[in-house]
Context: one part of a larger RNA
């Protein structure tokens, strides 16, 4: 290199913008670079294969074909890729009107609760466990009724409901900003798809700096529990958890299922949009999102128009188990680490 694969066996890059490059709709016309034909040349001999002969047969040898699938001249076909040059509209994309939503970001403001501090009532106990005890209360706790601070989340609505590229998003209102579908016409006119490098975004934790700190709550004391209990359990409790730049770049970043486009029974439920209707539990269309199921698949699990059927185009990854996502070097990081990423030996 062929070839075989990627939900659960080893294997889909967490995401997406997007450079090379790969690969791309219809009609025409020309051109011959790929194809394709015919013919020359060349493609050293021997070896191999075929046929005949020759040594008594065979190995062996000889002779002739044949192949030597390749390069290249020249001449010629125009259907296919491919160049040129004209066009068309289904792909694609704008414009118009609509129309969704917890899609970003900034501001402001709402309330319910916990904590704390102040006052009133009240006066032995409260907490918390399986049961206890550290814990808190006569300097008046727990409970209650008023006030008053501060942080953080927003309860019901709330849905197998929505958004969004993935991380993700949920009080309210206000600016500002992106997407998505739908209708019926118009415009451009293949402008496409994917996607090595690049860039960019990317949950918790972590880290620098400076705010904030109600509650929770690693590390950390202390009380149980136990043979011990560096733990489950209970009492405190500090990073951190929250903001504001800035940095890290990893996850069972999961649907464990890359991205497009096409074609392949069907029922049912659910968001939204349009059309018709008798205005309704109705017909239809179109774009999400669920269940269930035919063909078809598949080792079976199952999946089944949201494919894991059928086929085509890129990309990315796999190739026994440990060793090892370790060592080395390289690069990035402030550090923690992170990315690339082996071998030896052993089974």
């Nucleotide at each position: 290199c062929u070839g075989g694969g990627c939900g659960u066996a080893a294997a889909g890059g967490g995401u997406g913008u997007g450079u090379a490059g790969g690969u791309g709709g219809c009609u025409g016309a020309g051109c011959a670079a790929g194809u394709c034909a015919a013919u020359g040349a060349u493609g050293a001999a021997a070896u191999a294969c075929c046929a005949a002969g020759g040594c008594u047969c065979a190995a062996c040898c000889u002779u002739g074909g044949a192949a030597u699938u390749g390069u290249u001249g020249u001449u010629g076909a125009a259907a296919c890729u491919g160049c040129u040059c004209a066009g068309c509209u289904u792909g694609a994309g704008g414009a118009u009107a609509g129309u969704c939503g917890a899609g970003g970001a900034g501001a402001a403001c709402g309330g319910a609760a916990u904590u704390c501090c102040c006052g009133g009532u009240g006066g032995a106990g409260c907490g918390g466990u399986g049961a206890a005890a550290u814990g808190c209360g006569u300097a008046g706790a727990u409970a209650u009724c008023g006030g008053g601070a501060g942080g953080a989340a927003c309860a019901c609505c709330a849905g197998a409901g929505g958004c969004g590229a993935a991380g993700g998003c949920g009080g309210u209102u206000c600016u500002c900003u992106g997407g998505g579908c739908u209708a019926a016409u118009c415009c451009u006119g293949a402008c496409a798809c994917u996607g090595a490098a690049a860039c960019a975004c990317g949950a918790a934790a972590g880290c620098u700096a400076g705010g904030g700190g109600a509650g929770c709550a690693a590390a950390c004391g202390g009380g149980a529990u136990u043979a011990g209990a560096u733990a489950c359990c209970c009492c405190g409790g500090u990073a951190g958890u929250c903001c504001u730049a800035g940095c890290c770049u990893u996850a069972a970043a999961c649907g464990a299922u890359g991205g497009g486009c096409a074609c392949u029974a069907g029922a049912u439920g659910u968001u939204u949009c349009c059309g018709c209707u008798u205005u309704u539990u109705g017909c239809g269309g179109g774009a999400g999102u669920g269940u269930c199921g035919a063909a078809g698949u598949u080792a079976a699990c199952g999946c089944a128009u949201u494919a894991a059927g059928u086929g085509c185009c890129c990309c990315g990854c796999c190739u026994g188990g440990g060793g090892a996502g370790u060592a080395c070097a390289g690069u990035c990081g402030c550090a923690a680490g992170g990315c690339u990423g082996a071998a030896a030996c052993u089974c």

A computed fold for a 347-nucleotide part of an RNA from an uncultured Aminicenantes bacterium, annotated as small-subunit ribosomal RNA, central domain.